[in-house]
Molecule: transfer RNA
Organism: Candidatus Saccharimonadota bacterium
RNA sequence: UCCGACGUAGCUCAAUGGUGGAGCAAGAAGCUGUUAACUUCGAGGUUGCUGGUUCGAAUCCAGCCGUCGGAG
Numbered sequence: 001u002c003c004g005a006c007g008u009a010g011c012u013c014a015a016u017g018g019u020g021g022a023g024c025a026a027g028a029a030g031c032u033g034u035u036a037a038c039u040u041c042g043a044g045g046u047u048g049c050u051g052g053u054u055c056g057a058a059u060c061c062a063g064c065c066g067u068c069g070g071a072g
Stems, first nucleotide, its partner, number of pairs: 001071007010024004018055001027041004048064005
């Protein structure tokens, strides 16, 4: 320099054009002499950034940034 894959909650991952969810972690309550475990509840997201297409974009397209892999 070129090619490909990936980027979504603190972490690991869903959602393949029509209101973004789950598990774990963290928080609160219950239970217990206390802790752990267990049960319940609520919260946590400009979907890497900027544009484009579309009635509608996490999803499709372009550029940029970052990570990983490959070629030279």